[in-house]
C1' cells in the first nucleotide's frame, strides 16, 4: 500500500443476512433454604453496541469516514 475478520455490561459471546423493547452465560449485590461452610433458587445493579457524521418516523444492524487488534497480498 491494497484486500479479509473482530469490537456490544467487569470476563466470554448472542443478536446485524430481513432496521422496530439490547440479550445469554460466568462474575458481582441483595434476598432466601441449611446450625455454619459449600451449594441450589428467587430479585436486581451493570451498556450512550470502537469513534464521528449521514440515510430513515426509527439504526447494535444500511452508508461514508476513521482509530485498535489479527490475518492475507504486494
Nucleotide at each position: 500500500c491494497g484486500g479479509g475478520g473482530c469490537g456490544u455490561a467487569g470476563c466470554g459471546c448472542a443478536g446485524u443476512c430481513u432496521g422496530g423493547u439490547a440479550g445469554c452465560g460466568c462474575g458481582u449485590a441483595c434476598g432466601u433454604c441449611u446450625g455454619g461452610g459449600g451449594g441450589g433458587c428467587g430479585u436486581g445493579a451493570g451498556g450512550u453496541c470502537g469513534c464521528u457524521g449521514g440515510u430513515u418516523c426509527g439504526a447494535g444492524u444500511c452508508c461514508a469516514g476513521u482509530c485498535g487488534c489479527c490475518c492475507c497480498g504486494a
Predicted 3D model of a 74-nucleotide RNA (transfer RNA) from an Oligoflexales bacterium. It was read from a public genome assembly.